[in-house]
Molecule: Lysine riboswitch aptamer
Organism: bovine gut metagenome
RNA sequence: GAUAGAGGUCGCGGAGAUUAAGAGUAACGGUCAAAUACGCGUGGGGAGCGCGGCCGUGAAAGGAUGAUCCGCCGAAGCUUUCCGGAAUCCCAAACCGGCAUGCUGGGACGGUGCAAUAAGAUGCAUCGGACUGUCACGAAAGUGGAGCGCUAUC
Repeated sequence: GAUAGAGGUCGCGGAGAUUAAGAGUAACGGUCAAAUACGCGUGGGGAGCGCGGCCGUGAAAGGAUGAUCCGCCGAAGCUUUCCGGAAUCCCAAACCGGCAUGCUGGGACGGUGCAAUAAGAUGCAUCGGACUGUCACGAAAGUGGAGCGCUAUC
């Protein structure tokens, strides 16, 4: 250097039936007949537009769940820069997609902080004691390292 391979308390990612919520909301139809603005309207700013009561019909998006299937073991996640998109229009640092870069061996648990959320749930950073795979040192107990690692073959 090439090829093959192993980590597992949910290994990682993708698709996704279903179910609840969103919501008896938006919208549409009917009817009553005028409710008008420092308010509200699906991330933010600006512009524009809309806005009431009752009756009937009645969603979706973004999220959650996750039967099952698929691709895999830097699997992948996130920071930063840049590019493109960002729903009436404009802007753009939410968000989405992509290139590059840096960090992280892995999944849990507890504390703190940040992001985001209607709510479960989630992501990241950091601290803690364990667990786990792996290598190094060691007689052992144990200590230490990082995936640019480790094992096998050539």